A computed fold for a 74-nucleotide RNA from a Candidatus Absconditicoccaceae bacterium, annotated as transfer RNA.

RNA sequence: UCGGGAGUAGCUUAGUUUGGUAGAGCACUUGGCUCUGAACCAGGGGGUCGUAGGUUCGAACCCUACCUUCCGAG
Numbered sequence: 001u002c003g004g005g006a007g008u009a010g011c012u013u014a015g016u017u018u019g020g021u022a023g024a025g026c027a028c029u030u031g032g033c034u035c036u037g038a039a040c041c042a043g044g045g046g047g048u049c050g051u052a053g054g055u056u057c058g059a060a061c062c063c064u065a066c067c068u069u070c071c072g073a074g
Stems, first nucleotide, its partner, number of pairs: 001073007010026004020057001028044005050066005
């Protein structure tokens, strides 16, 4: 320099197939239970979907460039 994969909540990730309300588990937090804690039960908060543009009535999803990281080629 070129080609390919990945980037979504604090962590691990689903969702991209087919553009149409952003989800789950763990963690955190409140209450119950308990002598206390763990476990268990019920609830709650937390996301500019890597960044910036473009297409579209509408973008996590399509297009372009860039950033980070991994693999490969030279």
Record summary:
It matches the Rfam family "tRNA". It is annotated as a transfer RNA. Rfam describes the family as follows. Transfer RNA (tRNA) molecules are approximately 80 nucleotides in length. Its mean pLDDT, the model's own confidence on a scale to 100, is 80.